[in-house]
């Protein structure tokens, strides 16, 4: 240097053009004598960045960035 993959909630991930979600954590109430465990209900996101396509972009195009994997 060339070539593939990953980048989404605090973690592990799902989603592939029209509402951004799941489990595990967190927060508060409920139940306990207390603590876990169960129940409800919440709060926590510039979907890595930068342009572009379109009526609309996490998602498609092209660059950057980081990380992993192969090849040289």
């Nucleotide at each position: 240097g060339g070539g593939c993959g990953a980048u989404u909630a605090g973690c592990u991930c799902a989603g592939g053009g029209g509402g951004a979600g799941a489990g595990c954590g967190c927060u508060a109430c409920c139940u306990u004598g207390a603590c876990a465990c169960g129940g409800u209900a919440g709060a926590g996101g510039u979907c890595a960045c930068u342009g572009g396509u379109u009526c609309g972009a996490a998602a498609c195009c092209a660059g950057u960035a980081u990380c992993g994997c192969c090849c040289a």

The RNA shown here (transfer RNA) has 72 nucleotides and comes from Murinocardiopsis flavida. The sequence was found in a public genome assembly. The source organism's lineage runs through Bacteria, Actinomycetota, Actinomycetes, Nocardiopsidaceae and Murinocardiopsis. Rfam family: tRNA.